[in-house]
Source information:
c-di-GMP-I-GGC riboswitch aptamer from a Bacillota bacterium, 84 nucleotides, folded computationally. Its mean pLDDT, the model's own confidence on a scale to 100, is 89. NCBI's taxonomy places the organism under Bacteria, Bacillati, Bacillota.
RNA sequence: UCCGACAAAGGCAAACCCGUCGAAAGGCGGCGACGCAAAGCCACGGGUCUAAAGCUUUCAGCCAUGACCGCCGGGCUGCCGAAG
Numbered sequence: 001u002c003c004g005a006c007a008a009a010g011g012c013a014a015a016c017c018c019g020u021c022g023a024a025a026g027g028c029g030g031c032g033a034c035g036c037a038a039a040g041c042c043a044c045g046g047g048u049c050u051a052a053a054g055c056u057u058u059c060a061g062c063c064a065u066g067a068c069c070g071c072c073g074g075g076c077u078g079c080c081g082a083a084g
Stems, first nucleotide, its partner, number of pairs: 002084001003081002011036002017030005034070001040076003044073003047068003054062003
């Protein structure tokens, strides 16, 4: 360094519910633990969600300038140390 243990110490916190912000997706706080070795950070590539505004052939469709890194890659940073 790779790697990641029925190790130690600590960390994060899905769903549900409540409050709050938002057009929504979703964010934040509380509660709560399904899980996580980067479930720390960055929307950079792909993907997914939403569609206020805008556009259109307007019972609707399209569209990100809005979101999601706990979807997959990539980048940056980082605790511990058995075996190999």